This is a predicted structure of a 74-nucleotide RNA (transfer RNA) from an uncultured Planctomycetaceae bacterium. Its mean pLDDT, the model's own confidence on a scale to 100, is 81.
[in-house]
RNA sequence: UGCCCUUUAGUGUAACGGUAGCACGACUGACUCUGACUCAGUUAGUCUAGGUUCAAAUCCUAGAGGGGCAACCA
Numbered sequence: 001u002g003c004c005c006u007u008u009a010g011u012g013u014a015a016c017g018g019u020a021g022c023a024c025g026a027c028u029g030a031c032u033c034u035g036a037c038u039c040a041g042u043u044a045g046u047c048u049a050g051g052u053u054c055a056a057a058u059c060c061u062a063g064a065g066g067g068g069c070a071a072c073c074a
Base pairs, nucleotide, nucleotide: 001070002069003068004067005066006065007064010024011023012022013021018054025043026042027041028040029039030038047063048062049061050060051059
């Protein structure tokens, strides 16, 4: 320098273009002599900026972060 893959909640992981879910975690309450377990509830997310579309996490463009391969230099 080029090419490819990837980015969703604190973590992991889903979502034929149809308006974001699950598990764990954290918090609150119930239960318990206390804690754990269990139960109920709450919490918080689509990397950024544009574009296409009635509608975008999803498609297109550019950028950013991460990973891989190749090349260059030595």